[in-house]
RNA sequence: GAGAAAGCCAAACCCUUCGUGAGAAGGGGGCGGAAAGCGGCGGGUCUUGUCGAAAAGAUGGCCGAGCUGCCGAA
Numbered sequence: 001g002a003g004a005a006a007g008c009c010a011a012a013c014c015c016u017u018c019g020u021g022a023g024a025a026g027g028g029g030g031c032g033g034a035a036a037g038c039g040g041c042g043g044g045u046c047u048u049g050u051c052g053a054a055a056a057g058a059u060g061g062c063c064g065a066g067c068u069g070c071c072g073a074a
Base pairs, nucleotide, nucleotide: 001071008033009032013028014027015026016025017024018023031061037067038066041064042063043062044059045058046057047056048055
């Protein structure tokens, strides 16, 4: 990136389990996504904690940077 094709991921919500919690894993589901692939490196947000801190965590489907990568006509 073409009103192209193939394949991919899966928000809210529901069920089960785990966690004090933010949330996570599995199943259903499908709002969306061209990196919604990977890793918490920087920032943001959130949780636990504390008088306040420190500290420990969550989020890669919040942003930046990094690494890797499918298809593809004119």
Molecule: c-di-GMP-I riboswitch aptamer
Organism: soil metagenome